Small-subunit ribosomal RNA, central domain from a Herpetosiphonaceae bacterium, 354 nucleotides, folded computationally.
NCBI's taxonomy places the organism under Bacteria, Bacillati, Chloroflexia, Herpetosiphonales, Herpetosiphonaceae.
Its mean pLDDT, the model's own confidence on a scale to 100, is 89.
The sequence was found in a public genome assembly.
Context: one part of a larger RNA
RNA sequence: CUGGGCGUAAAGCGCGCGCAGGCGGUGGCGCAUGUGCCGCGUGAAAGCGCCGGGCUUACCCCGGCGAGGUCGCGGUACACAACGUCACUUGAGCCUCGGAGAGGCCGGUGGAAUUCCGGGUGGAGCGGUGAAAUGCGUAGAGAUCCGGAGGAACACCAGAGGCGCAGGCGGCCGGCUGGCCGAGGGCUGACGCUGAGGCGCGACGGCGUGGGGAGCAAACCGGAUUAGAUACCCGGGUAGUCCACGCAGUAAACCAUGCACACCCGGUGUGGGGGACCAAGUUCUUGGCCCUCCGUGCCCAAGGUUACCUGAUGAGUGUGCCGCCUGGGGACUACGAGCGCAAGCUUAAAACUC
Numbered sequence: 001c002u003g004g005g006c007g008u009a010a011a012g013c014g015c016g017c018g019c020a021g022g023c024g025g026u027g028g029c030g031c032a033u034g035u036g037c038c039g040c041g042u043g044a045a046a047g048c049g050c051c052g053g054g055c056u057u058a059c060c061c062c063g064g065c066g067a068g069g070u071c072g073c074g075g076u077a078c079a080c081a082a083c084g085u086c087a088c089u090u091g092a093g094c095c096u097c098g099g100a101g102a103g104g105c106c107g108g109u110g111g112a113a114u115u116c117c118g119g120g121u122g123g124a125g126c127g128g129u130g131a132a133a134u135g136c137g138u139a140g141a142g143a144u145c146c147g148g149a150g151g152a153a154c155a156c157c158a159g160a161g162g163c164g165c166a167g168g169c170g171g172c173c174g175g176c177u178g179g180c181c182g183a184g185g186g187c188u189g190a191c192g193c194u195g196a197g198g199c200g201c202g203a204c205g206g207c208g209u210g211g212g213g214a215g216c217a218a219a220c221c222g223g224a225u226u227a228g229a230u231a232c233c234c235g236g237g238u239a240g241u242c243c244a245c246g247c248a249g250u251a252a253a254c255c256a257u258g259c260a261c262a263c264c265c266g267g268u269g270u271g272g273g274g275g276a277c278c279a280a281g282u283u284c285u286u287g288g289c290c291c292u293c294c295g296u297g298c299c300c301a302a303g304g305u306u307a308c309c310u311g312a313u314g315a316g317u318g319u320g321c322c323g324c325c326u327g328g329g330g331a332c333u334a335c336g337a338g339c340g341c342a343a344g345c346u347u348a349a350a351a352c353u354c
Base pairs, nucleotide, nucleotide: 004325005324006323007308008307012322014201015200016199017198021194022193023192025088026087027086028085029084030083033081034080035077036076037075038074039073040072041071048066049065050064051063052062053061054060091191092188093187094186095184096183097182098181099180103177104176105175106174107173108172109171110154115149116148117147118146119145120144121143125136126135162169163168206247207246208245209244210243211242215241216240220236221235222234223233258321259320260319261318262317263316266299267298268297269296270295271294272293273292274291275290277288278287279286280285303310304309327354328353329352336347337346338345339344
């Protein structure tokens, strides 16, 4: 390379947007560019296949025929593809009317709780543990009541619930704003799918500058435990955790399962919408039941799978495109390169060894 693979054995890029490229719905017409067929040319010799022959056989050698991949020229075929053109509406997008939501950004605001400060009551303990001690407290702690300050997070609602591409998102109110779903089939008329590079987003922790700092808490200091205890437990405690702006770009970034489309039994729950029927009731709403669309769970048929399991939310049956794997260690390493303030990140070997 040809293959075979990628939930758990090695293997799906953390996620999106998207240039190039690859691939591409229905009907008609045109065109011989791909493609098929026919003819001609080319395809040196050797080699290869078959037939025949020569060395006593074979290897080897000689002769004949054939095959072989590409290309060129002439002709022919419109099935498919390309291209050109006309048309279509089911793919895609738009419009109108409804709808749900912790989707995002900004501003404001509320109560509970912790801590601290001031004051009142009170008077000996509190705290902590397996047990203790360090620690706090007669300079009045802890407890309790009133007042104040400040920061961070939002109990109940809350759900196997919802939203988001992923990371992720949860008090309340307002402003700005993205996406999604349903109904109607009004408009455009293939405008599509994927996507190497590229660009953007990206938890926690980390970095820079400036703020902030209640609680918690790496490091650090004590007290215990222990043979020791650079830990687990306890008392403290600084970065950090929070905000603004900038950087960083990783993860068990997981559904360990790339994206899109079509097809292939059912059962049951739940969230959002639409429709018919039934029953209450006051216009309108509520409940039940059935159908339907979109999500999200559980259980299963066929099928798949080494098995576990999966099973319309596929790991089934297919198509298109991308990414990735190729024994373990060495090695998420070295070197080189790019990026970064740094920490480091990305890309990524070999010797050697089993």